[in-house]
RNA sequence: CUGGCUCAGAGCGAACGCUGGCGGCGUGCCUAACACAUGCAAGUCGAGCGAGAAAGUUUAGUUUACUGAACGAGUAAAGCGGCGAACGGGUGAGUAACGCGUGGAUAUCUACCUUGAAGUUUGGGAUAACAUCGGGAAACCGUUGCUAAUACCAAAUGUGGAAGCAAUUCUAAAGGGGGCCUCUUUUUAAUGCUCUCGCUUCUUGAUGAGUCCGCGUCCUAUCAGCUUGUUGGUAAGGUAAUGGCUUACCAAGGCUAAGACGGGUAGCCGGCCUGAGAGGGUGUACGGCCACAUGGGGACUGAGAUACGCCCUGACUCCUACGGAGCAGCAGUGAGGAAUAUGCCAAUGGGGGAAACCCUGAUGCACGACGCCGCGUGGGGGAUGAAGUCCUUCGAGACGUAAACUCCUUUUAUAUGGGAAGAAACGGUAGAUGGUUAAUACCCUUCUACUCUGACGGUACCAUUUGAAUAAGCCCCGGCUAACUACGUGCCAGCAGCCGCGGUAACACGUAGGGGGCAAGCGUUGCUCGGAUUCACUGGGUCUAAAGGGCUCGCAUGCGGAUAUUUAAGUCUUGGGUUAAAUCUAUAGGCUCAACUUGUAGUUGCCUGAGGAACUGGAUGUCUUGAGGAAGAGAGAGGAAACGGGAAUUCCCGGUGUAACGGUGGAAUGUGUAGAUAUCGGGAGGAACACCAACGGCGUAGGCAAGUUUCUGGCUCUUACCUGACGCUCAGGAGCGAAAGCGUGGGAAGCAAACAGGAUUAGAUACCCUGGUAGUCCACGCCCUAAACGAUGGGUGCUAGGUGUUGGGAUAUAAAAUCUCGGUGCCGCAGUGAAGACGUUAAGCACCUCACCUGGGGAUUACGGUCGCAAGGCUGAAACUCAAAGGAAUUGACGGGUCCCCGCACAAGCGGUGGAGCAUGUUGUUUAAUUCGUGGCAACGCGAAGAACCUUACCUGGACUUGACAUGUAUUUGACGGUCCUGUGAAAGCAGGACUUCCUGCGAGCUUGCUCAAAGGCAUUUACACAGGUGAUGCAUGGCUGUCGUCAGCUCGUGUCGUGAGAUGUUGGGUUAAGUCCCGCAACGAGCGCAACCCACGUUCUUAGUUGCCAGCAUUGAGUUGGGCACUCUAGGGAGACUGCCGGUGACAAACCGGAGGAAGGUGUGGAUGACGUCAAGUCAGCAUGCCCCUUACGUCCUGGGCUACACACGUACUACAAUGCUGUGGACAAAGGGCAGCCAGCCAGCGAUGGUGAGCUAAUCCCAGAAACCACGGCUCAGUUCAGAUUGCAGGCUGCAACUCGCCUGCAUGAAGGAGGAAUCGCUAGUAAUCGCAGGUCAGCAUACUGCGGUGAAUACGUUCCCGGGCCUUGUACACACCGCCCGUCACACCAUGGGAGUUGGUUUUGCCCGAAGUCGUUACUCCAACCUUAGGGAGGGG
Repeated sequence: CUGGCUCAGAGCGAACGCUGGCGGCGUGCCUAACACAUGCAAGUCGAGCGAGAAAGUUUAGUUUACUGAACGAGUAAAGCGGCGAACGGGUGAGUAACGCGUGGAUAUCUACCUUGAAGUUUGGGAUAACAUCGGGAAACCGUUGCUAAUACCAAAUGUGGAAGCAAUUCUAAAGGGGGCCUCUUUUUAAUGCUCUCGCUUCUUGAUGAGUCCGCGUCCUAUCAGCUUGUUGGUAAGGUAAUGGCUUACCAAGGCUAAGACGGGUAGCCGGCCUGAGAGGGUGUACGGCCACAUGGGGACUGAGAUACGCCCUGACUCCUACGGAGCAGCAGUGAGGAAUAUGCCAAUGGGGGAAACCCUGAUGCACGACGCCGCGUGGGGGAUGAAGUCCUUCGAGACGUAAACUCCUUUUAUAUGGGAAGAAACGGUAGAUGGUUAAUACCCUUCUACUCUGACGGUACCAUUUGAAUAAGCCCCGGCUAACUACGUGCCAGCAGCCGCGGUAACACGUAGGGGGCAAGCGUUGCUCGGAUUCACUGGGUCUAAAGGGCUCGCAUGCGGAUAUUUAAGUCUUGGGUUAAAUCUAUAGGCUCAACUUGUAGUUGCCUGAGGAACUGGAUGUCUUGAGGAAGAGAGAGGAAACGGGAAUUCCCGGUGUAACGGUGGAAUGUGUAGAUAUCGGGAGGAACACCAACGGCGUAGGCAAGUUUCUGGCUCUUACCUGACGCUCAGGAGCGAAAGCGUGGGAAGCAAACAGGAUUAGAUACCCUGGUAGUCCACGCCCUAAACGAUGGGUGCUAGGUGUUGGGAUAUAAAAUCUCGGUGCCGCAGUGAAGACGUUAAGCACCUCACCUGGGGAUUACGGUCGCAAGGCUGAAACUCAAAGGAAUUGACGGGUCCCCGCACAAGCGGUGGAGCAUGUUGUUUAAUUCGUGGCAACGCGAAGAACCUUACCUGGACUUGACAUGUAUUUGACGGUCCUGUGAAAGCAGGACUUCCUGCGAGCUUGCUCAAAGGCAUUUACACAGGUGAUGCAUGGCUGUCGUCAGCUCGUGUCGUGAGAUGUUGGGUUAAGUCCCGCAACGAGCGCAACCCACGUUCUUAGUUGCCAGCAUUGAGUUGGGCACUCUAGGGAGACUGCCGGUGACAAACCGGAGGAAGGUGUGGAUGACGUCAAGUCAGCAUGCCCCUUACGUCCUGGGCUACACACGUACUACAAUGCUGUGGACAAAGGGCAGCCAGCCAGCGAUGGUGAGCUAAUCCCAGAAACCACGGCUCAGUUCAGAUUGCAGGCUGCAACUCGCCUGCAUGAAGGAGGAAUCGCUAGUAAUCGCAGGUCAGCAUACUGCGGUGAAUACGUUCCCGGGCCUUGUACACACCGCCCGUCACACCAUGGGAGUUGGUUUUGCCCGAAGUCGUUACUCCAACCUUAGGGAGGGG
């Protein structure tokens, strides 16, 4: 940088966990369109009609009994008839459709309502109820008989209407109620008038409905072709109405890549959620439309239905006598599920009615924190900063004005009392007005007064009493993300949205305290949008991150040069219609506010009118610059075929010739005496074409290379003659397409998968070698893939240059140079890019077009399709799984990468270790214990500069408990202690006895020098705080140390470069021991390291001479003494060395080489000195220290033991194996140290260790102290020895309380292994190695160890190839815990998900055929019938 994952926001018809005071407004089966008990949800009208109870009350008949009458009541219930039941209410199963949305259209219908016109005449026959008889479990049904209508039928009339060109034909009705007048004696009845409600026909409107069309409306191409009433026409039928809606005939059409057909999913919309928007998601509630009412089918009635009514069928179910039922209405039940609730018509609305009124689970109100909104749980003061809790550095701090306390308030809750609005209509009564009318009746309209009606509910609201009283939780606190500590736990328990926490100091788990957030809620889970510019229209990409098709041609599609006229589809301007209501936004208002609610305005779309003409499109002209043609030149491994070549390999024949050849890292297999290889000559055959050759040329790509000929494609340049946009791109399609592979037939020299053999190797199915078959070659046909790459699609235009090369042209005599067109490379500006890089051959700036991408794996996979002879190709998922995968660059580290350089690193040498004996340390084993630590280099003669006791930390046993040791408080006592003793005991300890026994003195008293005595000191008893711990953690630490490494490195400031990490400096050329120095350089400086400064040694000078020294003088046994301080020496201070000088080399540098001088020469030699850091290196047992643990013991004391064990194994030393030696005697020369609880001379004793005695010395004075190797002279003579000395015996000595376990030394005796050490390995470069002794620390004693000192004193280094370690540069990297890294595959076991699988089974859909209910239409046959006609037989018409 790319890219995914995750979080913070908002929302929800939610659910779950914890908690819960009040009110308002909303909202409440998302699952089983699963099954339903019970009740209710659609009735009403007596002013359409006939008929008409009962209980009860009153009363009559003569009392009981009974009968009758009135009221009840023309009521209830039932029936005929009308209207309604098609609304309201529910649900979302189906539906991808004109279903829905939006905008149009009309071939149509519309009950009730409305406008207008006309009418409402005359007749008729039935039937239910009811009664009777009968059937049935019931639901219900049948026979016979009676009756009414606003039920039904006929006739008349025809304003109108329908059909028809017209004549003409057809076509209706119903009455009910109120009032008045006339006639009649009155009433009734009738006639008439009038009002009103109806009825009939037509008409108008409104409302509602039907139908058609444009546009929009999910996923899937791993669904690519679909269709026969299919598409159209004619005619008929059917419908309210158009139409293949249906039928007959005719034609053969219709749809489809702008996705038909098929599959999956889904009711659609207004809206709702989210979002800056564009979008995305969604369709709960409210509203519109559609669909459905147990699954399926069907029609009836009607204005309207294919009816949540009816019929049939299936499934299920039930009180079953074989007949019934259908909650997706409201409640409710069961079931499912994480999950969803219960009682009243006052109002609003609806149905019926003239009305009163009736009905209404519609609706309005009660339940649930389910949501939104509002209110409250108190307010002011109050520091001793209370108690308590937490924490603590023990001082304090926090909860915290918080509480208590004090002064107020009373919302809310509780109690008591009052108490609405929602109610106004209709109606009734009274009155008035207007209309109608003959009328002041009646009726209607309007108005006034009075009256009538409340489920919620005694609810909202108001007042009053008491009193802070009645009311706070939930989540979180590692980062994201606001908020931290303690304890517990110890990779356990657990947490977790992602990263990730937890393995003994957890801000991440659990709890507590504290804090943060929200608040009657808070969290969790699920889902949606956002963040995600992470599908990108707004608004992304494809060289290397995912992504350019292998290449070309090319239809459709998309895009398209200049100019003129026109058109007006797109586009722009401005009107109109629509965009239902609600929602939303703006604004204003109403509930105390808000949620909620009301008014007004707006609402990107569609339709339509008018206008404009720049741009796009359409039409018509013109043009030449794009494109093409023509003419003239040109270059080329462009392609195809044919032909003839030379070199080389192999083979064959012949000659010469002899023992090898061949091959490799080295070999072997192989070839060869049957004559190879080598060499000469001749021949055969196949394949490939050295040099030229290039960064070159050609081709679309793949690709193309000897030569000649033939055929053929493309390209470039010049001219500017012709055409006149003819162009670009290109899904699907077509063609080409390396190698390998496949088929058929040839060919076959070399090479060479497979295969065989030989090697290599732990193995070697490889690399190497010897052979060798397909194949490689040709012809024809397939395959169709590659890192088919410039990892870069094609086209056009624009945007600095420089330098090569190739093919043309212009200029030019030629060359060079210049200009120009086409190609091919490098460098580079602007610009771009994450960077690397690209940069007129773009990865720059733009446009057009195609292809492709959307985290990694699964997966170049599976299934399906398609292509292929096959191999296989193309297309191409999901489950599951991870939190990354990836690109470019940076710093390191690493490399059996490169370059340069260094080091006893190798090499060259010298001496060792590894073999022996012994010493010492370690492992292991053993043990009561063998205390602990250390572990490659960098543990192992290390901690330990010295374990018999002690040390000592370990073990056994015995003891002590404020303790062996420290401090403090309170307290006891004036002791304690000391000395001595007793018992017990291994000691420690325990028990006991004797003697002895404090200091100072504020002050008081009196016998005035005594007593008492506060307080203090000292010591002590007891108790409490505490002591103590070598107990754990070196992975909690300090300090110290080791190591890389005395290697030359490690960094910083400023500047510069880079988006940044970082780079530069510090790299480069030289040089050095060195990042030492010089030069160069975008660096310039600086720091820690290097070097130097410090110490010792080496030369010299000077100062000073005692304890040192002695040249000369004197003296002695002797520097012993006098004397002296020259010398040595001692120890203070100086000088001296700096590449300073000369020559050469080098770059006029740094420096190097050589030389001179010098005691010393290039750092003079040796020390001390150890950068940034690494190894969680070592040490809690040296010390210190956090935390944990023990506290009559994990502390303390004591005895004895152990650390010293012993089959083995390893490390480090010592001594040897001998003659460069050993041994005897004699002789010579050091340095540096140590010494008073010491070193010890001398003398004596002892073979000796040593003992006795004893002078000197607190040290340049005395002592330790004889140095040894060495030298001289003897002996030994190559042996297990006169080498070597282990082991053992005996006898002694020393130290110490004590030498048994377990010290050292001496003497005598004993005399082991060992004859130079396998693989391997260590040290050392000069006064070094080797060798020789001396001293010291530790220490009572004990040294082969350690630390120092001097004596004698070598060899070798050509050189840097290799081994090891290190430094610098560079390169690769998938490593960063850094190669002891990372990481791949098989196998074993368990589990998860998926594919295949002989098959088997379920669901859905489709096609063909068979049977076929109800029903509709038609109809043969049969049968039946009230209205009308009739000649009485029948007919018309109708039913079954």
Model confidence (mean pLDDT): 81 of 100. Predicted 3D model of a 1440-nucleotide RNA (small-subunit ribosomal RNA) from an uncultured organism.